[in-house]
Context: one part of a larger RNA
RNA sequence: CGAUGCUGAAGGAACUAGGCAAAUUACUCGUGUAACUUCGGGAUAAGCGAGACCUGCAUGUGGGCAACCAUGUGUGGGUGGCACAGACCAGGGGGUAGCGACUGUUUAGUAAAAACACAGGACUCUGCGAAGUCGAAAGACGACGUAUAGGGUCUGACGCCUGCCCGGUGCCGGAAGGUUAAGAGGAGGUGUGAGAGCACUGAAUUGAAGCCCCGGUAAACGGCGGCCGUAACUAUAACGGUCCUAAGGUAGCGAAAUUCCUUGUCGGGUAAGUUCCGACCUGCACGAAUGGCGUAACGACUUCCCCGCUGUCUCCAGCAUCGGCUCA
Repeated sequence: CGAUGCUGAAGGAACUAGGCAAAUUACUCGUGUAACUUCGGGAUAAGCGAGACCUGCAUGUGGGCAACCAUGUGUGGGUGGCACAGACCAGGGGGUAGCGACUGUUUAGUAAAAACACAGGACUCUGCGAAGUCGAAAGACGACGUAUAGGGUCUGACGCCUGCCCGGUGCCGGAAGGUUAAGAGGAGGUGUGAGAGCACUGAAUUGAAGCCCCGGUAAACGGCGGCCGUAACUAUAACGGUCCUAAGGUAGCGAAAUUCCUUGUCGGGUAAGUUCCGACCUGCACGAAUGGCGUAACGACUUCCCCGCUGUCUCCAGCAUCGGCUCA
């Protein structure tokens, strides 16, 4: 000096990215327990008290024929210690917000999470030799199932809801029409030949799916405007005009896990707050199953605050063990 333990005056998070680490708490009985809530919870909430031993009385339980043995409960009196759940073992607590409903799952060896899954919701395919999947096939799974079933995709408990756009792309439907391959067709033509013929070429016409075309469909992929003017202070614009569009963002939320300008502005908390909470709305660039907004419970998740506690710190010191180092 390092590692691992132990202790510490006064202060008590001033440390730090952050209470990381450590400390506190811890059991049983009695008492007591808030907001909120899906009425189950929250809850061991929080908080407070008691606990050893000796002894009197009362009263149980089990065993035993009984004597008695074992083990409890209640109540009274007393004793000792710094300390009585005396060691070991053994929750710190509370408030706020975000995200995800929850229990689960995951990057074997840097990530455990807000990611995945989930019950629930929706769309879509599939009528059974099902669709789908594996295989060259036979065949197999699906399933010894049968639409209350099976496959695919999205969303993700629950509550309130889920607006407008079908122009583009996709999908679905459409006995017409256009285009259209091989094939069918064969007017006509060419070569050769005396001819019959043989060989070649070939217009019209006919001819499927697809595409064009006509419709539907957004919990399909996706999309959801600009400029100008206007009210008896000012400001603002319920109102009007105009251009464009398939349609111009509804409800709800909003400086947000989304806000560039930005440490926005106001309020709260602090003596002092780029974080946090509540508002405002000027949303650079929220927004409704790529779900929107809430939400009790839950979380080795993330943010902020408070109480308790402490060597995290002011500011370091001592002790123990092991190692390093120096000397022998």